About this RNA: Model confidence (mean pLDDT): 88 of 100. This is a predicted structure of a 75-nucleotide RNA (c-di-GMP-I riboswitch aptamer) from Syntrophaceae bacterium UBA1163. The sequence was found by an Rfam model in a public genome assembly.
RNA sequence: AGUCGAUAAAGCCAAACCACGAGUAAUCGUGGGACGGAAAGCUACGGGUCCCAAAGGGAUAGCCGGGUUGCCGAA
Numbered sequence: 001a002g003u004c005g006a007u008a009a010a011g012c013c014a015a016a017c018c019a020c021g022a023g024u025a026a027u028c029g030u031g032g033g034a035c036g037g038a039a040a041g042c043u044a045c046g047g048g049u050c051c052c053a054a055a056g057g058g059a060u061a062g063c064c065g066g067g068u069u070g071c072c073g074a075a
Base pairs, nucleotide, nucleotide: 004073005072012037013036017032018031019030020029021028022027035062041068042067043066045065046064047063048060049059050058051057052056
C1' cells in the first nucleotide's frame, strides 16, 4: 500500500415521525428526532422502483451493481 472489518480509539451520517418551506408529483431543503449504517461520502453508468404534460423528462445513491474519494488498524 492492498484485501479485510474488531467487545479497539477518535469521530461521522441520520430512517420513521413532527414543524416550516419548495415542487403538478415522485421527492427535496432547514430544524427537531434516532431506525439504523464501515462509506448511509460523492457519482444517475447499468438494472429495478416511483412520478409527470409520458415525445420524453424528472426522482430515488438509506434498492442492487459499477466508478471514485476518505478515518482507524485487531485478526